[in-house]
RNA sequence: CAGGCAGGGCAGACAGCCGCCGCGUGGCAACACGGGGAGGAAAGUCCGGGCUGCACAGGGCAGGAUGCCGGCUAACGCCGAAAGGUACGGCAACGUAACGGAAAGUGAAGCAGAAAGCCAAACCGCCGACGGCUUCCGCAAGGAAGAUUCGGGCAAGGGUGAAAAGGUGCGGUAAGAGCGCACCGCGCGCUUGGCAACAAUGCGCGGCAGGUCAAACCCCAUCCGCAGCAAGAGCAAACAGAACGCAUUGACGCGAGCCGCCGAGCGUUCGGGUAGCUUGCUUGAGCCUGCCGGCAACGGCAGCGCAAGAGAAUGGCUGUCCACGACAGAACCCGGCUUACCGCCCAGCCUGUUUU
Numbered sequence: 001c002a003g004g005c006a007g008g009g010c011a012g013a014c015a016g017c018c019g020c021c022g023c024g025u026g027g028c029a030a031c032a033c034g035g036g037g038a039g040g041a042a043a044g045u046c047c048g049g050g051c052u053g054c055a056c057a058g059g060g061c062a063g064g065a066u067g068c069c070g071g072c073u074a075a076c077g078c079c080g081a082a083a084g085g086u087a088c089g090g091c092a093a094c095g096u097a098a099c100g101g102a103a104a105g106u107g108a109a110g111c112a113g114a115a116a117g118c119c120a121a122a123c124c125g126c127c128g129a130c131g132g133c134u135u136c137c138g139c140a141a142g143g144a145a146g147a148u149u150c151g152g153g154c155a156a157g158g159g160u161g162a163a164a165a166g167g168u169g170c171g172g173u174a175a176g177a178g179c180g181c182a183c184c185g186c187g188c189g190c191u192u193g194g195c196a197a198c199a200a201u202g203c204g205c206g207g208c209a210g211g212u213c214a215a216a217c218c219c220c221a222u223c224c225g226c227a228g229c230a231a232g233a234g235c236a237a238a239c240a241g242a243a244c245g246c247a248u249u250g251a252c253g254c255g256a257g258c259c260g261c262c263g264a265g266c267g268u269u270c271g272g273g274u275a276g277c278u279u280g281c282u283u284g285a286g287c288c289u290g291c292c293g294g295c296a297a298c299g300g301c302a303g304c305g306c307a308a309g310a311g312a313a314u315g316g317c318u319g320u321c322c323a324c325g326a327c328a329g330a331a332c333c334c335g336g337c338u339u340a341c342c343g344c345c346c347a348g349c350c351u352g353u354u355u356u
Stems, first nucleotide, its partner, number of pairs: 001352005007346004012321007020037002023034004039327001043338002046336005051228004063224005068084001069080004085099001086097004100219002105217002107213002123158002125154003130151002133146005166184006185208001186206005191200003232279004239272001241270006248264003252260002288303006322325001
């Protein structure tokens, strides 16, 4: 210099004017002053937790989620030192993985092909051992030779296919074949290394299971009660109702009085909890800075303050400057994951080439 791989940060800046929503102080109030007011994803609502209500003896069934190892985390999930493991891709930096089980069971799949999933099967081909056949020899029993139109043996070679059930060599045979043997491969066990996943070398055993799919059913292991802030809590008009009271009033009891009883009215209390109001609401597994431990995720300690909290606020205009501004807008909170994004900045690694 070229190409590539990966991590972190920023998300127009400043000033003025006019608004909008909370908070504090002052004020009877109008208002004044001060201070605050979106994001890295506020998004998708895909996970998990807090919080709240309901349910709940314990356990199970059903259903769902997850699935290599170690560490961290409340859990999701994250991290693993230029050696966590394994598989695949890349020269490499590095990336990808729903990464338990297909040598439990059930099931699935187009074409080609003889045959496609235990035993097997045979289109071309190879063989002619064995039976039969033909010829020859022999009195006969039988023997020899031959052919492949028969029965038959084989799976080496060809062909089909993504795939035909290990590979190479030697032996073996009629021809062949793990049929036998050696080496390689595979599986299991031991040994060694490692916390482990796993790996390595050697030894032993087994001629050697057997394609793929479990984000198909299923099996194994671990975890999971249900619902969500329109959760939930408080205050509480109107109005239905209940109880009690009344020098009020009407009907009934022979009924004027007294008494009883039924109703109306008024009052008090209770009560359900609609309208409305308040709360939940933002101080939290929090943020920032520093130090310590750790490769890291993360943890510990100290300091600093409090940084939107509503019923739908966070906006508009003007000026100056620059690299000319992307995706996008909180509604209970927090941690993740995923997706969107004009560009810019910082730090790093790999490969190649050239120069020193």

Source information:
Model confidence (mean pLDDT): 75 of 100. Predicted 3D model of a 356-nucleotide RNA (Bacterial RNase P class A) from Conchiformibius kuhniae. Of the family's consensus pairs, 94% are formed in the model. Its Rfam family is "Bacterial RNase P class A". Rfam's curators write: Ribonuclease P (RNase P) is a ubiquitous endoribonuclease, found in archaea, bacteria and eukarya as well as chloroplasts and mitochondria. It is recorded under the gene name rnpB.